[in-house]
RNA sequence: GCCCGAGUGGCUCAGUGGUAGAGCAACGCACUCGUAAUGCGUAGGUCGCGGGUUCGAUUCCCGCCUCGGGCUCCA
Repeated sequence: GCCCGAGUGGCUCAGUGGUAGAGCAACGCACUCGUAAUGCGUAGGUCGCGGGUUCGAUUCCCGCCUCGGGCUCCA
């Protein structure tokens, strides 16, 4: 340099045009002598960045950034 994959709550991930979700974690309440477990609830997101297409973009297109893997060249 080229190719492929990934980037979405604190963590692990789903969602592939039409209101952004789950599990775990956090916090509150219930339960308990107390803790854990369990149940109920609450909060938490510029969907990596910029632009384009569209009535509408996390989703499609272009460029860039970061991470992982592979290939090639030079030394």
The RNA shown here (transfer RNA) has 75 nucleotides and comes from an Ilumatobacteraceae bacterium. Its Rfam family is "tRNA". Rfam classes the family as a transfer RNA. It was read from a public genome assembly.